This is a predicted structure of an 81-nucleotide RNA (c-di-GMP-I riboswitch aptamer) from Rubrobacter sp.
Model confidence (mean pLDDT): 90 of 100.
NCBI's taxonomy places the organism under Bacteria, Bacillati, Actinomycetota, Rubrobacterales, Rubrobacter.
The model forms 95% of the base pairs in the Rfam consensus.

[in-house]
């Protein structure tokens, strides 16, 4: 340095749900709260799923969301096997 991930150490993030708020919606943001997470840091490139809308309504097009659905890219704490 790369790979890897412990009954190690220091920490970190924050599901569901509740309150407020933005959005047609999926959902986002803030506060509370912890199901969990070794990238549950960041990125919409590929696939999946979800929302809105259009059409020739079988199926396709467009716009959007989800990074805690998976893959991929990129950055990173610690150092046992």
């Nucleotide at each position: 340095c790369c790979a890897c991930g412990a009954c190690a150490a220091a920490g970190g993030c924050a599901a569901a749900c509740c309150c407020g708020u933005c959005g047609c919606g999926a959902g986002g943001c803030g506060g509370g709260g912890a199901c969990g997470c070794a990238a549950a840091g960041c990125c919409a490139c590929g696939g999946g799923c979800c929302u809105c809308u259009c059409c020739c309504a079988g199926g396709g097009g467009g716009a959007g969301g989800u990074a805690g659905c998976c893959g991929g890219g990129u950055u990173a704490c610690c150092g046992a096997a």